[in-house]
Molecule: transfer RNA
Organism: Candidatus Cloacimonadota bacterium
RNA sequence: GCCACUAUAGCUCAAUGGUAGAGCAGUUGUCUUGUAAACAACAGGUUUUCGGUUCAAAUCCGAAUGGUGGCUCCA
Numbered sequence: 001g002c003c004a005c006u007a008u009a010g011c012u013c014a015a016u017g018g019u020a021g022a023g024c025a026g027u028u029g030u031c032u033u034g035u036a037a038a039c040a041a042c043a044g045g046u047u048u049u050c051g052g053u054u055c056a057a058a059u060c061c062g063a064a065u066g067g068u069g070g071c072u073c074c075a
Base pairs, nucleotide, nucleotide: 001071002070003069004068005067006066007065010024011023012022013021018055026042027041028040029039030038048064049063050062051061052060
């Protein structure tokens, strides 16, 4: 320098163009003499950024940035 993949909750990951979810972690409650476990509930998101298409975009298109992997050349 070129190519591919990837970016969503604190972490790991889902989500057919049509209300953004799960597990773990967190908070509260029940239970217990107390803790843990178990159970119940709650909270947590400008879906990396900027544009485009569309009635409607996490999803499609373009660009930028970060990450991972691969390939190649010159001195």